[in-house]
The RNA shown here (c-di-GMP-I riboswitch aptamer) has 76 nucleotides and comes from Geoalkalibacter subterraneus. Its Rfam family is "c-di-GMP-I riboswitch aptamer". Its family is annotated with cyclic-di-GMP binding in the Gene Ontology. The sequence is in RNAcentral, with records from Rfam and Ribocentre. NCBI's taxonomy places the organism under Bacteria, Thermodesulfobacteriota, Desulfuromonadia, Geoalkalibacteraceae, Geoalkalibacter. The prediction has a mean pLDDT of 83.
RNA sequence: CUCCGUAAAGGGUAAACUCAUCGCAAGGUGGGGACACAAAGCCUACGGGUCCCACAGGGACGGCCGGGUUGUCGGA
Numbered sequence: 001c002u003c004c005g006u007a008a009a010g011g012g013u014a015a016a017c018u019c020a021u022c023g024c025a026a027g028g029u030g031g032g033g034a035c036a037c038a039a040a041g042c043c044u045a046c047g048g049g050u051c052c053c054a055c056a057g058g059g060a061c062g063g064c065c066g067g068g069u070u071g072u073c074g075g076a
Base pairs, nucleotide, nucleotide: 002076003075004074005073012037013036017032018031019030020029021028022027035063041069042068043067046066047065048064049061050060051059052058053057
């Protein structure tokens, strides 16, 4: 540097649901809560995809995939 994630260690994030709040909505944020996740860290709505609406124009999702970048442990 590349690939892999069967076992172990120490950590991390937090789906559904729920309460508060913002939003027409999709959905966002915070508290509780854990289904999962080896990048479920960060950036990106550019390509594909899904969803919403005061629908021809706007908007939402990165925990759907691709892309950029950094990185823990163990193994090869």